[in-house]
About this RNA: The RNA shown here (c-di-GMP-I riboswitch aptamer) has 82 nucleotides. Rfam family: c-di-GMP-I riboswitch aptamer. Gene Ontology term of the family: cyclic-di-GMP binding. Rfam describes the family as follows. GEMM was predicted in a large-scale screen for bacterial structured RNA regulatory elements. The model forms 95% of the base pairs in the Rfam consensus.
RNA sequence: GAUAAAGGCAAACCAUCUGUAAAGGUGGGACGCAAAGCUGCGGGUCCGUCAGUAAGUAAUGGCGGGUAGUCGGGUUACCGAA
Numbered sequence: 001g002a003u004a005a006a007g008g009c010a011a012a013c014c015a016u017c018u019g020u021a022a023a024g025g026u027g028g029g030a031c032g033c034a035a036a037g038c039u040g041c042g043g044g045u046c047c048g049u050c051a052g053u054a055a056g057u058a059a060u061g062g063c064g065g066g067u068a069g070u071c072g073g074g075u076u077a078c079c080g081a082a
Stems, first nucleotide, its partner, number of pairs: 001079001008033002013028006031069001037075003041072003044067008
């Protein structure tokens, strides 16, 4: 990539479990997705904590964590006409 075929994933929400939290696991459920497969490597963003301040729940910074369905990068892969 074609109004092709085969198949795949699964948002919100609900139940339950884990975590201080962000959020995640499992089951149900489908809003969507052509990499909505994998990877925190760069940015963004979110949470925790420490510093910071005359003070504060602010700016900013350090450290740790989350997000791949936020963007970019890396990497692997199914089908395939004209």